[in-house]
RNA sequence: CGAGCCGGCCGGGCGGUCGCGGCGAAGGUCUUCGGACCUUUUCCGAGGAACGUCCGGGCUCCACAGAGCAGGGUGGUGGGUAACGCCCACCCGGGGUGACCCGCGGGACAGUGCCACAGAAAACAAACCGCCCAGCACUCUGGUGCUGGGUAAGGGUGAAACGGUGGUGUAAGAGACCACCAGCGCCUGAGGUGACUCAGGCGGCUAGGUAAACCCCACCCGGAGCAAGGUCAAGAGGAGUGCUGUAAAAGGCACUCUGCGCGGAUGUUCGAGGGCUGCCCGCCCGAGUCCGCGGGUAGACCGCACGAGGCUCGCAGCAAUGCGGGUCCCAGAUGGAUGACCGCCUCCCCGGCCACCGCAAGGCGCCCGGGAGACAGAACCCGGCGUACAGGCCGACUCGUCCG
RNA sequence: GGGCGCGUAGCUCAGGGGUAGAGCGUCGCCCUUACAAGGCGAAUGUCGGCGGUUCGAAACCGUCCGCGCCCA
Numbered sequence: 001c002g003a004g005c006c007g008g009c010c011g012g013g014c015g016g017u018c019g020c021g022g023c024g025a026a027g028g029u030c031u032u033c034g035g036a037c038c039u040u041u042u043c044c045g046a047g048g049a050a051c052g053u054c055c056g057g058g059c060u061c062c063a064c065a066g067a068g069c070a071g072g073g074u075g076g077u078g079g080g081u082a083a084c085g086c087c088c089a090c091c092c093g094g095g096g097u098g099a100c101c102c103g104c105g106g107g108a109c110a111g112u113g114c115c116a117c118a119g120a121a122a123a124c125a126a127a128c129c130g131c132c133c134a135g136c137a138c139u140c141u142g143g144u145g146c147u148g149g150g151u152a153a154g155g156g157u158g159a160a161a162c163g164g165u166g167g168u169g170u171a172a173g174a175g176a177c178c179a180c181c182a183g184c185g186c187c188u189g190a191g192g193u194g195a196c197u198c199a200g201g202c203g204g205c206u207a208g209g210u211a212a213a214c215c216c217c218a219c220c221c222g223g224a225g226c227a228a229g230g231u232c233a234a235g236a237g238g239a240g241u242g243c244u245g246u247a248a249a250a251g252g253c254a255c256u257c258u259g260c261g262c263g264g265a266u267g268u269u270c271g272a273g274g275g276c277u278g279c280c281c282g283c284c285c286g287a288g289u290c291c292g293c294g295g296g297u298a299g300a301c302c303g304c305a306c307g308a309g310g311c312u313c314g315c316a317g318c319a320a321u322g323c324g325g326g327u328c329c330c331a332g333a334u335g336g337a338u339g340a341c342c343g344c345c346u347c348c349c350c351g352g353c354c355a356c357c358g359c360a361a362g363g364c365g366c367c368c369g370g371g372a373g374a375c376a377g378a379a380c381c382c383g384g385c386g387u388a389c390a391g392g393c394c395g396a397c398u399c400g401u402c403c404g
Numbered sequence: 405g406g407g408c409g410c411g412u413a414g415c416u417c418a419g420g421g422g423u424a425g426a427g428c429g430u431c432g433c434c435c436u437u438a439c440a441a442g443g444c445g446a447a448u449g450u451c452g453g454c455g456g457u458u459c460g461a462a463a464c465c466g467u468c469c470g471c472g473c474c475c476a
Base pairs, nucleotide, nucleotide: 001400002399003398004397006395007394008393009392010391012345013344014343015342016341017340018339020045021044022043024041025040026039027038028037029036030035047375051386052385054384055383056382057381058380059225060224061223062222066281068279069278071221072220073219074218075217076090077089078088079087080086091105092103093102094101095100106216107215111214112213113210114209115208128155129154130151131150132149133148134147135146136145137144138143163181164180165179166178167177168176182206184203185202186201187200188199189198190197191196229302230301231300232299237258238257239256240255241254242253243252244251260294261293262292263291264290265289266288273285274284275283276282309328310327311326312325313324314323315322316321348371349370350369351368352367356363357362405475406474407473408472409471410470411469414428415427416426417425422459430446431445432444433443434442452468453467454466455465456464
């Protein structure tokens, strides 16, 4: 210099004017004395993904007894964490010259299923061609055909064909036998917390793939979600109780519960329906429940923003991360705020020209003019993952070429 | 905001590892004077996109995209 690989970070900056949402303060007006409204002002006001909603948790409710089955999820080992399908380190396998990258990475000698087409044969193997032997027939004496048998060394098919190479052996062959190699199982020793690795020995000569097919093994999992849930106010009508009223009723008042109307089905201890959120057992609640048609409303407040919180320093650890100290307070809307304009600067692109370099074509930059600046926007809150993203900064490392 | 479901021919849908189907529709021919009905025949797919598992994916897994439904 060129090519590449990995990690971290930023997501324009400063100033001015106007505007918007929220907390607080001050003043004013009104008041049913609870508060409401207006004005001024301090402070705060989107993100690395606020997104997708793919996982995990906090929080809330389901009046959370229990056991079993089913269902779902995860899947090398060790660690981190509130938890995880996430992260870190290592192991194994694959790829790359390398930095490094990729892997849903348990079990296919517990069982079952599947392996289309092609091919002879697709899984306790199997003779299409070929090779070899025997018998018979023919014969131009080279062989040819038929029948029976042997053979997995060769051909061809396929994603995949039951170890590879060489030799012995044989009628031809074959782990039938031998040597080396690959691979499997078991044992012993060494290292490591472990996955696993290394070394030695023995064995039978060889075992197909698929579990993101059923399944087996180990571990984990109750369900629903802030429209969860709670408080207050209003509410036609209905039910009950008490008082009143009356001859008895009707009616009136107060309190409690419920909460639109109509129609149908079913049910109140011979119990519908519901809960243990799939099921059985078992236990508990229990007077309503379900369906159809039609109409209306969607008020206020809490939940709700101090949190597994941000920044910084130190210590422990290879790291993820943890512990401790200091410091800061940092959106809270509910038709939903965070914007617009101007000036200067910065970054990228295009055009022009004074000066500079060059004989020239032209090049470079000061300056001038113009353009561009992404992906996208909170709605209960966090930890991850995945996806989208103009442009830029920093650091570590690898390979190649040249120079010293 | 939260929770579910579905994408296959022009339309409605089957198919859940072995290479794509049904009905309606479209087109052509026959029948009819003509139309309809009927009969015969034909065409039609990125299986919403991408990646992975597998020898092989419409299906199985992951992730994006689009559409629909429900919840005070």
Predicted 3D model of RNase P RNA and transfer RNA as a complex of 476 nucleotides. It holds a member of the Rfam family "Bacterial RNase P class A". About the family: Ribonuclease P (RNase P) is a ubiquitous endoribonuclease, found in archaea, bacteria and eukarya as well as chloroplasts and mitochondria. Gene Ontology terms of the family: dimeric ribonuclease P complex, ribonuclease P activity and tRNA processing.